[in-house]
RNA sequence: UGAGCUGGCCAAGCAGCCGCUGGCGGCAGGGCGUUUUGCUCUGGCCGCGAGAGGAAAGUCCGGGCUCCACAGGACAGGGCGCCAGGUAACGCCUGGGAAGCGUGAGCUUACGGAAAGUGCAGCAGAGAGCAGACCGCCGCCGGUAGGGUUGGGCCUCGGCCCAAUGGUCCGGCGGUAAGGGUGAAAGGGUGCGGUAAGAGCGCACCGCACGGGUGGCAACACUCCGUGGCUAGGCAAACCCCGCUCGGAGCAAGGCCAAAUAGGAACCCUAGGGUAUUGUCCGUACCGGGUUCGGGUAGGCCGCUUGAGGCUUUUGGUGACGAAAGCCCUAGAUGAAUGGCUGCUCGUCGGAGCAUUCCGAUGACAGAACCCGGCUUAUCGGCCAGCUCAAACC
Numbered sequence: 001u002g003a004g005c006u007g008g009c010c011a012a013g014c015a016g017c018c019g020c021u022g023g024c025g026g027c028a029g030g031g032c033g034u035u036u037u038g039c040u041c042u043g044g045c046c047g048c049g050a051g052a053g054g055a056a057a058g059u060c061c062g063g064g065c066u067c068c069a070c071a072g073g074a075c076a077g078g079g080c081g082c083c084a085g086g087u088a089a090c091g092c093c094u095g096g097g098a099a100g101c102g103u104g105a106g107c108u109u110a111c112g113g114a115a116a117g118u119g120c121a122g123c124a125g126a127g128a129g130c131a132g133a134c135c136g137c138c139g140c141c142g143g144u145a146g147g148g149u150u151g152g153g154c155c156u157c158g159g160c161c162c163a164a165u166g167g168u169c170c171g172g173c174g175g176u177a178a179g180g181g182u183g184a185a186a187g188g189g190u191g192c193g194g195u196a197a198g199a200g201c202g203c204a205c206c207g208c209a210c211g212g213g214u215g216g217c218a219a220c221a222c223u224c225c226g227u228g229g230c231u232a233g234g235c236a237a238a239c240c241c242c243g244c245u246c247g248g249a250g251c252a253a254g255g256c257c258a259a260a261u262a263g264g265a266a267c268c269c270u271a272g273g274g275u276a277u278u279g280u281c282c283g284u285a286c287c288g289g290g291u292u293c294g295g296g297u298a299g300g301c302c303g304c305u306u307g308a309g310g311c312u313u314u315u316g317g318u319g320a321c322g323a324a325a326g327c328c329c330u331a332g333a334u335g336a337a338u339g340g341c342u343g344c345u346c347g348u349c350g351g352a353g354c355a356u357u358c359c360g361a362u363g364a365c366a367g368a369a370c371c372c373g374g375c376u377u378a379u380c381g382g383c384c385a386g387c388u389c390a391a392a393c394c
Stems, first nucleotide, its partner, number of pairs: 001390010012345007020051002023048005028042005053365001057376002060374005065250004072282004077246005082096005097111001098109004112241002117239002119235002134180002136176008148165007188206006207230001208228005213222003254302004264293006273287004309328008346363007
């Protein structure tokens, strides 16, 4: 100087004017009650404070809270799946292990079980799960043109005939899985011996399985020891098996006040029945439940923001996080408030110009609705800290 990895923070800034919503305090006016003085209403006035995110998004998880409801058990079904921790809890987070990727910092992981069972896998190939002989190698039997060797016989001494044997080739039977071929993958690897030829057939080393030892809470690791020729892959994000775990519905929950009618009609189940917030069964409680048609009302208040809350310091811990002390209160709307204008600065883009200035455009993703902890997705740009690699110079 360049290229990367990991973690954290910000989310354009400042000023002026006008405007909106809540809270607190004061004032004014009205109503009710009234000894003092209290309650309540107002689109009223003044002052002070506050007012949309890192994801508010997706509605994917986990809870708080509310109701069923006094609410149990079993099965089905769902979720999770290496180990140890954190947390209110989790499918989250932290640390560690294993496998894989990367030169590395680091990253990824639907990470229990394939010999309990079932199932799936194109083509090629002999054979792809408890398989298999295509080419080849070896042995035996039979055949075999010419030629070689040996033996025998004959002979006109040129040679001929017969037999055997080696070899070549063909066929049959048996052995083999070392060599070659097919394939992504073929029943450990290398070497030596052995064999008719081969094979863990035997041996050495490596690998694997089991047992022991050492380290670690554990997952697991070990250049440790012993025994054994031991050895049959993949997929469970296939069904399945194993371990742990799980009521449901949801602020449109729920509660209060007000309003309104048609206490409507028909049909079904009807105590051996019906209902009780996933399904089935048992249990328990209660006595009704359901379908269709038709009619009426739907305004306001609470829930609603003080929380597993935030910040600072100290402290324990590798860390997630915990403990202690101190300080703070930071939206609560309800057709839905938090905005508009102006100026300057900053960032980005374009043009002109080369004094680093002028002009123009522009500012990512995107708006709370009961609250909180996570995950996932979208995203302009900036800042901080640590680490890795490469090149050059000293």

The prediction has a mean pLDDT of 77. This is a predicted structure of a 394-nucleotide RNA (Bacterial RNase P class A) from an uncultured Pseudomonadales bacterium. Its Rfam family is "Bacterial RNase P class A". Rfam classes the family as a ribozyme. Clan: RNaseP clan. About the family: Ribonuclease P (RNase P) is a ubiquitous endoribonuclease, found in archaea, bacteria and eukarya as well as chloroplasts and mitochondria.